This is a predicted structure of a 74-nucleotide RNA (transfer RNA) from an Acidimicrobiia bacterium. Model confidence (mean pLDDT): 81 of 100. Taxonomically the source falls in Acidimicrobiia (Bacteria, Bacillati, Actinomycetota).

[in-house]
RNA sequence: GGGUCGGUAGCUCAACUAGGCAGAGCAGCGGGCUUUUAACCCGAAGGUUGUGGGUUCGAUUCCCACCCGACCCA
Numbered sequence: 001g002g003g004u005c006g007g008u009a010g011c012u013c014a015a016c017u018a019g020g021c022a023g024a025g026c027a028g029c030g031g032g033c034u035u036u037u038a039a040c041c042c043g044a045a046g047g048u049u050g051u052g053g054g055u056u057c058g059a060u061u062c063c064c065a066c067c068c069g070a071c072c073c074a
Base pairs, nucleotide, nucleotide: 001073002072003071004070005069006068007067010026011025012024013023020057029043030042031041032040050066051065052064053063054062
């Protein structure tokens, strides 16, 4: 330098196929249970979907550029 894949909640990952209200588990927080803790149960909260632009009534999703990471080729 070229190519492939990835970047979404504090962490690990879905949702992208076919554009239409952004989700799960864990952690943390509140409550229940328990003498207390742990475990278990319930609840609420938590997001600039890597950045910038384009297309569209509408973009995590499609297109372009860039940034970061992994791997392959040179």